[in-house]
Parts: sequence; C1' cells; structure tokens
RNA sequence: GGUACAGUCGCCAAGUGGUAAGGCCGAGGUCUGCAAAACCUCCAUCGUGAGUUCGAUUCUCACCUGUACCU
Repeated sequence: GGUACAGUCGCCAAGUGGUAAGGCCGAGGUCUGCAAAACCUCCAUCGUGAGUUCGAUUCUCACCUGUACCU
C1' cells in the first nucleotide's frame, strides 16, 4: 500500500428500511424493626460526517478505530 470483517448503554449482546429486545451493573420506589432476597419503574437518537428515501441501526460513499490476510 491492497483486500475482507467488525464498531449498538458502564460491560455482554439481539435487531438487515417503519420510532433499539434481553442479561449484568447503576438510580429511584414497594416490602422489612434493620438488612438481604423478591417485585415495580427508569437509564441508547446505534463510531464520525455526508448521500438515497416519506422514513436509515439497517442501503451507498468518505473518514476514524480495531482484527485478520496479502504484498
């Protein structure tokens, strides 16, 4: 230098055009004499910037980061 793959919450992880599931952690609450356990609620505009589209996590392009391979 080239090719391929990946980037989603503090962590793991699903989601392949129609307003992002779940688990752990965290916050608040119920319960309890106090705790623990249990239960309820909350916490994301999806790596960055453009484009296509009525509508983009999803499709296209560029860039950034990481991994693997080739040279």